[in-house]
Context: one part of a larger RNA
């Protein structure tokens, strides 16, 4: 020095564990904000660095309810206190809530600097000073004022209301890549994706046929399963990729524009005969046209409506000189309603949520440090889900099944009050209306599964530019026939998508190099000018600190030896188990 065995050191693998994660399910909620948010800065405790809570009323203040013996958070000890006159704690409603931040009096290098006005405090008095309030911008309504310029308008000022900013994904829109694939690459693909921007809602969007289909029919929209990787598109390459129809989920339909009537304002024109619902009687703020506004009317494709005439139209009252018509009021009937066609709610009853409460049934022998194990004999069960307790507990504890409960706040449901609508319709005539720089055409693009193609349909830029029902559009060039439909205005629940968040539950998900980056002060420490990047040592004594009084070694609050605790101390805080590399000691053996 090697090897082997044993005993140690060092190290922290492995096993076991879980207050942390991951993925789902079912409900809820789907927003917060000038009443100052999200997020922060700085403070705040008897002592306090950090976290948590809170805000100069500062680990808190008030009220209401729950609860019932301890309490002053994580966090021990000390000190000082609180509490059956009910504390701490839990829930509901309030108060307070520095400074920054949309940040909004002005400024600013966030958490700072400076100011005007009003009121109050202070002062003998003014300023300084202190406190409270107020003072940003934009939009809209209303009002005042008011240029060039007479009226007017712009502008200015005041006032009221609203907006702004933040937010995980889902949604609509705008704008729009490249990697990549095509085994290269340019059309193509990736992909209308990512990124960026705008906007919104609890969902959004779509939606009530100028549809689809094909000579049969269907009947708003959305989503799912098929149809079907079909028909097609495609350097016919790579690839892209429907619809009809069928089966389901859910179901809901409506309002306008116009014609016509009435009325208001402005302009034009014209004027005492035209007009005034009809007849009579009578009246005396004037008719017509155009523009805009308001109310009525009207809303459809077996075309619908307006207008004129005719037939018809719940009850009572009022108006007006009378009758009819009409209008208004009341009643009756029918229907609907806050997710409405429109719009405020009110109380009543019930359900649920935000604290809680009740809740069955076991003792024992033995082993052991400890019984829940074992033995013996029982019991409950609408409860033998689960967790804890000194090892494995239905009956010890918390719970579980089941049942009960709210002063206050919230949500939902029901009927009622209430609100609103309706109380008819039909026939004939007439030819007034039925969404215009629109439809359509040309050209150039886009989008349709469809790459210009035979390329319809849809959207857009530019240039042109119709018709009003004897009308117009579509049915994949185009024409005819036939069939379907009615554009150029608008609204619309549900079925669908998502989960920052709350509650309950689940897992052939992880178990500390795993699972979130993060199980401990984690988006922390640290790094970077910055955008940003981003850990880890780091989890584990024991049932309980019973955390080792006292003695000894020593320069030592280091380490160790006794003693003591404990079942165990090779469980001693560098603490469960404690592998290997690595380092020793002892013995054996080899050279």
């Nucleotide at each position: 020095g090697g090897u082997g065995u044993g005993c140690g050191g060092a190290g922290g693998a492995u096993g076991c564990u879980c207050u942390g994660g991951c993925g789902c399910u079912g409900a809820g909620a789907g927003g917060c904000g000038a009443c100052g948010a999200a997020g922060g800065a700085c403070g705040u405790g008897g002592u306090c660095a950090g976290c948590u809570g809170c805000g100069a009323u500062a680990a808190g203040c008030u009220c209401c309810g729950g609860g019932g013996a301890g309490g002053u958070g994580c966090u021990a000890a000390c000190a000082a206190c609180c509490c059956g006159a009910g504390a701490u704690c839990c829930g509901g409603a309030g108060a307070u809530c520095u400074c920054c931040g949309a940040a909004u009096g002005c400024g600013g290098g966030a958490a700072c600097g400076c100011u005007g006005c009003g009121c109050g405090g202070g002062u003998c008095g003014a300023u300084u000073c202190c406190g409270c309030g107020u003072a940003a911008u934009c939009a809209u309504g209303c009002g005042a004022u008011g240029a060039a310029u007479u009226c007017a308008u712009a502008g200015u000022c005041g006032u009221a209301u609203g907006a702004a900013g933040c937010u995980a994904a889902c949604g609509g829109g705008g704008c729009c890549a490249a990697u990549u694939g095509a085994a290269a690459c340019a059309u193509c693909u990736a992909a209308g994706u990512a990124a960026c921007c705008c906007c919104a809602g609890g969902a959004a969007g779509a939606g009530a046929a100028a549809g689809a289909g094909c000579c049969a029919u269907c009947g708003a929209u959305g989503c799912c399963c098929c149809c079907a990787g079909u028909a097609g598109c495609g350097g016919c390459g790579a690839g892209c990729g429907a619809a009809c129809g069928g089966g389901g989920c859910u179901c809901a339909g409506c309002c306008u524009a116009a014609a016509c009537c009435a009325u208001g304002u402005g302009c034009a024109u014209g004027c005492c005969a035209a007009g005034g619902c009809c007849a009579g009687a009578c009246c005396g703020u004037u008719g017509u046209g155009c523009a805009c506004g308001u109310g009525g009317g009207g809303u459809c494709g077996u075309g619908g409506g307006a207008c004129u005439u005719c037939u018809g139209c719940c009850c009572g009252g009022u108006g007006c000189c009378u009758g009819g018509a009409c209008a208004c009021c009341g009643g009756c009937g029918c229907a609907a309603g806050u997710u409405g066609a429109a719009a405020a709610g009110c109380g009543u009853g019930g359900a649920u949520c935000u604290a809680g409460c009740c809740g069955a049934a076991g003792c024992u022998u033995c082993u052991g440090g400890a019984a829940a194990g074992c033995u013996g004999c029982g019991c409950c069960a609408c409860a033998g889900c689960g967790g804890g307790u000194g090892a494995c507990a239905g009956c010890c504890c918390c719970g579980u099944a089941g049942g009960c409960a709210a002063a206050a706040g919230a949500u939902c449901c029901a009927a009622g009050c209430c609100u609103u609508g309706c109380g008819a319709a039909g026939a004939a005539g007439c030819a007034c209306c039925c969404g215009a720089g629109u439809a359509a055409g040309g050209u150039c693009g886009g989008a349709c599964a469809c790459g210009c193609g035979a390329a319809a349909c849809c959207c857009g830029g530019c240039c042109u530019g119709a018709a009003u029902c004897c009308g117009g559009c579509g049915g994949g060039a185009c024409c005819a026939u036939c069939c379907g439909c009615c554009a150029a205005g608008g609204c619309u629940a549900a079925a669908u998508a998502c989960u920052c968040c709350u509650c309950a539950g689940c897992g052939a998900c992880c178990g500390a190099u795993a699972g979130u980056g993060a199980a401990g002060u984690a988006g922390u420490a640290g790094c970077g000018c910055g955008a940003g990047c981003g850990a880890a040592g780091c989890a584990g004594u024991g049932a309980a600190a019973a955390g080792a009084a006292c003695c000894c070694c020593u320069g030592u609050u280091a380490g160790g030896g006794g003693a003591g605790u404990g079942a165990a101390a090779u469980a001693g805080g560098a603490c469960c188990u404690g592998a290997a590399a690595c380092c020793g000691c002892a013995c054996a053996u080899c050279u």